[in-house]
SAM riboswitch aptamer (S box leader) from Anaeromicrobium sediminis, 107 nucleotides, folded computationally. It matches the Rfam family "SAM riboswitch aptamer (S box leader)". On this family, see Grundy and Henkin, Mol Microbiol 1998: "The S box regulon: a new global transcription termination control system for methionine and cysteine biosynthesis genes in gram-positive bacteria". Rfam's curators write: The SAM riboswitch is found upstream of a number of genes which code for proteins involved in methionine or cysteine biosynthesis in Gram-positive bacteria. Taxonomically the source falls in Anaeromicrobium (Bacteria, Bacillati, Bacillota, Peptostreptococcales).

């Protein structure tokens, strides 16, 4: 790296150090010297091991360890179907892809 699958509307600092960008890509549109990223140092949640309960699928429970993750719905779309407005562009809802993220199995 790439193949599989399972979530993705919740939740997380008035802390220290740095010092300029940053929110994956394009396009809006935010955030950020009243300190943005990233490292500490908290915390949040519960996906993997654990523990009960079950034929199993799953269910519950605790947070030791292996992740993750702590601005906005993955911040919105992107593409395609529907539906509504419109004279059409186009908007505006809905569903369903694409891609992203992360955790696990495998090569």
């Nucleotide at each position: 790296c790439u193949c599989u699958u399972a979530u993705c509307a919740a939740g997380a600092g008035u802390g220290g150090c740095u010092g300029a960008g940053g929110g994956a890509c394009u396009g809006g549109c935010c955030c950020u010297a009243u300190g943005a990223c990233g490292c500490c140092c908290g915390g949040c949640a519960a996906c993997c091991a654990g523990c009960u309960c079950g034929c199993a699928a799953g269910a519950g429970c605790a947070a030791u360890g292996g992740u993750g993750c702590c601005a906005a719905u993955u911040c919105c779309a992107a593409c395609u179907a529907u539906a509504u407005g419109u004279a059409a562009u186009c908007a505006u809802a809905u569903a369903g892809a694409c891609a992203g993220a992360u955790g696990a199995g495998a090569g």